[in-house]
RNA sequence: CUGAUCCUCUGCAGGAGAGUCCGGUCUACGAGCUGGACGCCGAAGGAGCAACCGCCCCGGGAAUCUCUCAGGCACCCGAACUGCGAAGGGAAGG
Numbered sequence: 001c002u003g004a005u006c007c008u009c010u011g012c013a014g015g016a017g018a019g020u021c022c023g024g025u026c027u028a029c030g031a032g033c034u035g036g037a038c039g040c041c042g043a044a045g046g047a048g049c050a051a052c053c054g055c056c057c058c059g060g061g062a063a064u065c066u067c068u069c070a071g072g073c074a075c076c077c078g079a080a081c082u083g084c085g086a087a088g089g090g091a092a093g094g
Base pairs, nucleotide, nucleotide: 001094002093006089007088008087010085011084012083013082014081019038020037021036022035023034024033025032039073040072041071045069046067047066048065052060053059054058
């Protein structure tokens, strides 16, 4: 000087699941919005834990697993995750 894996942030593309009934409103009579009842989904976020480890009372300890607090159950939005790219951090190697 260069600078991978990795971390943060960000742009683009892809991206699942789950509803009925009753009332009101609106109406293009399809649907939407809203209130209630019960039901359901998991992939925003959040919470929990195994093996294992430790200084062994106890603590650390993962998820797409579990819970469903939150969120969601026409579309849109959002969406874990994946691919490509940009910015920043940091640094193995050369």

Notes:
This is a predicted structure of a 94-nucleotide RNA (Glycine riboswitch aptamer) from a bacterium. The sequence was found by an Rfam model in a public genome assembly. Its mean pLDDT, the model's own confidence on a scale to 100, is 81.